Transfer RNA from Racocetra fulgida, 73 nucleotides, folded computationally. The coordinates come from a structure-prediction model, not an experiment, and the mean pLDDT is 81. The RNAcentral record of the sequence draws on Rfam. Taxonomically the source falls in Racocetra (Eukaryota, Opisthokonta, Glomeromycota, Gigasporaceae). It matches the Rfam family "tRNA". About the family: Transfer RNA (tRNA) molecules are approximately 80 nucleotides in length. It is annotated as a transfer RNA.
RNA sequence: GGCCCGUUGGUGCAGUGAUUAACACAUCUCCCUUUCACGGAGAAGACCGCGGGUUUGAAUCCCGCACGGGUCA
Numbered sequence: 001g002g003c004c005c006g007u008u009g010g011u012g013c014a015g016u017g018a019u020u021a022a023c024a025c026a027u028c029u030c031c032c033u034u035u036c037a038c039g040g041a042g043a044a045g046a047c048c049g050c051g052g053g054u055u056u057g058a059a060u061c062c063c064g065c066a067c068g069g070g071u072c073a
Base pairs, nucleotide, nucleotide: 001072002071003070004069005068006067007066010025011024012023018056027043028042029041030040031039049065050064051063052062053061
């Protein structure tokens, strides 16, 4: 340098054009318990790596860039 894959709450991940993005763990509140842990109920938390394009509509499709990984030279 060429090609391929990935980037989404604190962490791990789902979503594959249409309701301000699901789930688990973690965090916080309440209940339970003599207390803690376990268990039960609830809440907050990401507008999707950055920039542009396509579209009525983009996390999703296209282009460029950045970072990480794989592979070839």